[in-house]
Context: one part of a larger RNA
RNA sequence: CGUUGAAUGUUGAAAAGAGUUGUUCUUAGUACGAGAGGACCGGAACGAACUGACCUCUGGUCUGGGGGCUGUCCUAUCAAGGGCACCGCCCCGUAGCUAUGUCGGGAAUGGAUAACCGCUGAAAGCAUCUAAGCGGGAAGCCAACUUUAAGAUUAACGUUCGUUAUGAGACCCGUGGGAGAUGACCACGUUGAUAGGCUUUAGGUGUAAGUCCAGUAAUGGAUUCAGCCGUGAAGUACUAAUUCGU
Numbered sequence: 001c002g003u004u005g006a007a008u009g010u011u012g013a014a015a016a017g018a019g020u021u022g023u024u025c026u027u028a029g030u031a032c033g034a035g036a037g038g039a040c041c042g043g044a045a046c047g048a049a050c051u052g053a054c055c056u057c058u059g060g061u062c063u064g065g066g067g068g069c070u071g072u073c074c075u076a077u078c079a080a081g082g083g084c085a086c087c088g089c090c091c092c093g094u095a096g097c098u099a100u101g102u103c104g105g106g107a108a109u110g111g112a113u114a115a116c117c118g119c120u121g122a123a124a125g126c127a128u129c130u131a132a133g134c135g136g137g138a139a140g141c142c143a144a145c146u147u148u149a150a151g152a153u154u155a156a157c158g159u160u161c162g163u164u165a166u167g168a169g170a171c172c173c174g175u176g177g178g179a180g181a182u183g184a185c186c187a188c189g190u191u192g193a194u195a196g197g198c199u200u201u202a203g204g205u206g207u208a209a210g211u212c213c214a215g216u217a218a219u220g221g222a223u224u225c226a227g228c229c230g231u232g233a234a235g236u237a238c239u240a241a242u243u244c245g246u
Base pairs, nucleotide, nucleotide: 001151005161006160007159008158009157010156014148015147016146017145020048021047022046023045024044025043026042032037050105051104052103053102054101058099059098060097061096065092066091067090068089069088070085071084072083073082074081075080109143110142111141116136117135118134119133170246171245173189174188175187176186177185194240195239196238197236198235199234200233201232203229204228205227210223211222212221213220214219
């Protein structure tokens, strides 16, 4: 830009992806074979590699968070804290992101076939799978499975709303994130839980400060499974999503 308004739900021409394989048990020590050995067919289990999704578990990371420790400067000083030192160093660690973790996948089935195996059967009184005709037959082909898909210019279809005395719908703008470089996408905009704040909390760290007690003191104990945090969850209009516009 087209599909001659829009919202929403679909169809599927076509395309892409996937397509792997082992071992064990059973059938059965059966068929077969003098024996040694040892099946087809069928049924089941467990894997390898590859691959999709996810974070409940096991782990990793986690410059948000909690705690311990050192040096120095500052808060006048003690105590308690703050800054800097690779996040100063160390121990843990939520959300998120992750694999080595968890769950799933390849299949089954149908059709037409290849090599090949056949039936009937002439040309050619026989024979012959072929000339007419009819079957079987592969990890391969066409469907089937997953995804994209009407620029499929043949531009499809359904439903609903709107078409200028009133305007369907979209955009802009704002609050944001499961989305994201920016656009885009998605949620929400007071008829509101979209983000922040506040309250409570899953969870993390590990028992704060102050005071009291014991000890000459370092320190230990009680208050105290405390205090602090809480990228997660729930609630709550306190703040901001106002209005005007295209």